[in-house]
RNA sequence: UUCCGUCGUGGCGGUGGAGUCCGCCCUUAACCACUGCGACGCGCAGUCAAUGACUCCUGCUUUAGC
Numbered sequence: 001u002u003c004c005g006u007c008g009u010g011g012c013g014g015u016g017g018a019g020u021c022c023g024c025c026c027u028u029a030a031c032c033a034c035u036g037c038g039a040c041g042c043g044c045a046g047u048c049a050a051u052g053a054c055u056c057c058u059g060c061u062u063u064a065g066c
Stems, first nucleotide, its partner, number of pairs: 010025004016057006033047006
């Protein structure tokens, strides 16, 4: 330095925090949303969403009541 395996640990799942569960990755990785257009390795415009799923909190938005 390269390859393989094991253990521990870690990271990731389009905007914050926590718990539980699930999935993915082993650093040349997982992941980095979607739609339309363009001069297409990028740029512009638009759309939904604080979850991968569930629950809670926080923030934002809408409606109603006090």